[in-house]
RNA sequence: GAAUUAUAAAGAAGGAGGGGAGAGAACAGGCUCUGUGAACCUCUGGCAACCUUCAGCCAUACUGAAAAGGUGCCAACACCUGCCGGAACAAACGGAAUUAUAAUCA
Numbered sequence: 001g002a003a004u005u006a007u008a009a010a011g012a013a014g015g016a017g018g019g020g021a022g023a024g025a026a027c028a029g030g031c032u033c034u035g036u037g038a039a040c041c042u043c044u045g046g047c048a049a050c051c052u053u054c055a056g057c058c059a060u061a062c063u064g065a066a067a068a069g070g071u072g073c074c075a076a077c078a079c080c081u082g083c084c085g086g087a088a089c090a091a092a093c094g095g096a097a098u099u100a101u102a103a104u105c106a
Stems, first nucleotide, its partner, number of pairs: 003104006013044001015043004022033003027082004045074003050070002052066005078098001083095003
């Protein structure tokens, strides 16, 4: 990287050191964050509960609890829109696509 399944409206950093102009996945439009220091790296802290552990249960399901370990995450709904439905136009809303993460698989 491919495939399958699940999740994406909640939650969590004005932290320390380095870094030095960008960042919010990609493209376009918008909007926002950023020298009161972006991305990125290291450390610390935290969130969540997919894997995991424990308990209940006939039960691999389901429910509850935990957080040592493996991941993930810590501005804004995945920042919003883009395609389809909807609609007078639009908006709300629903769906798709794409993306991200986890688990599984060869």

Predicted 3D model of a 106-nucleotide RNA (SAM riboswitch aptamer (S box leader)) from a Bacteroidales bacterium. Rfam family: SAM riboswitch aptamer (S box leader). The family has 457 seed sequences and 9,625 matches in Rfam 15.1. It was read from a public genome assembly, where an Rfam model found it. The prediction has a mean pLDDT of 81. NCBI's taxonomy places the organism under Bacteria, Pseudomonadati, Bacteroidota, Bacteroidia, Bacteroidales.